[in-house]
RNA sequence: CAACCAUCCAGAGCGGCCGAGAGAUCUGGCUCGUCGAAGCCGCAGCAACCGGGGCGCGCCCGGUGCUAAUGCCAGAACCGAUGGAAA
Repeated sequence: CAACCAUCCAGAGCGGCCGAGAGAUCUGGCUCGUCGAAGCCGCAGCAACCGGGGCGCGCCCGGUGCUAAUGCCAGAACCGAUGGAAA
C1' cells in the first nucleotide's frame, strides 16, 4: 500500500507570513474569497476514535484527528477522510 472494522446532519478560531483561488475527483448547482481564499507557522479551542486515570461524570490527562455550510448539495466512480485493528 491492498484487504478488514467503525464513523462522517454534534462540537470547536484568533494572530502572523503569503497573495488568488478554495470547498478531495468528474458533471451540474450552490457557497466562501483582495473586508485576504488555499497553504505554512504560532497560540487557543473541540472531543470523534484509542490508551490511561477516576469521584463513573456528555469528568480529567495523553496520542491521533478536527475547528464555514451534512463529506456543502445531487449524480457517478474499485470515491474520499479520520480512527481502530492487523501486517
Description: The RNA shown here (SAM riboswitch aptamer (S box leader)) has 87 nucleotides. Its mean pLDDT, the model's own confidence on a scale to 100, is 78. The sequence was found by an Rfam model in a public genome assembly.